[in-house]
RNA sequence: GCCAGGAUAGCUCAGUGGAAGAGCAGCUGUUUUGUAAACAGCAGGUCGUGGGUCCGAAUCCCUCUCCUGGCU
Numbered sequence: 001g002c003c004a005g006g007a008u009a010g011c012u013c014a015g016u017g018g019a020a021g022a023g024c025a026g027c028u029g030u031u032u033u034g035u036a037a038a039c040a041g042c043a044g045g046u047c048g049u050g051g052g053u054c055c056g057a058a059u060c061c062c063u064c065u066c067c068u069g070g071c072u
Base pairs, nucleotide, nucleotide: 001071002070003069004068005067006066007065010024011023012022013021018055026042027041028040029039030038048064050062051061052060
């Protein structure tokens, strides 16, 4: 230099066009003499950046940044 994959909650990951969810972690409550566990609930997201298409974009297209792998 070229090619491919990836970037979504604190972490690990879903979500392939109708507008974002799970598990763990965190907080509150119930239960317990107390802790843990269990149960119920709550909070947490400019979906890497900037544009474009579309009535509508995490999703499709382009640029850039970063990570992983391959080729030279």
This is a predicted structure of a 72-nucleotide RNA (transfer RNA) from a Candidatus Nealsonbacteria bacterium.
Its Rfam family is "tRNA".
Model confidence (mean pLDDT): 83 of 100.
The organism belongs to Candidatus Nealsoniibacteriota, within Bacteria.
The sequence was found in a public genome assembly.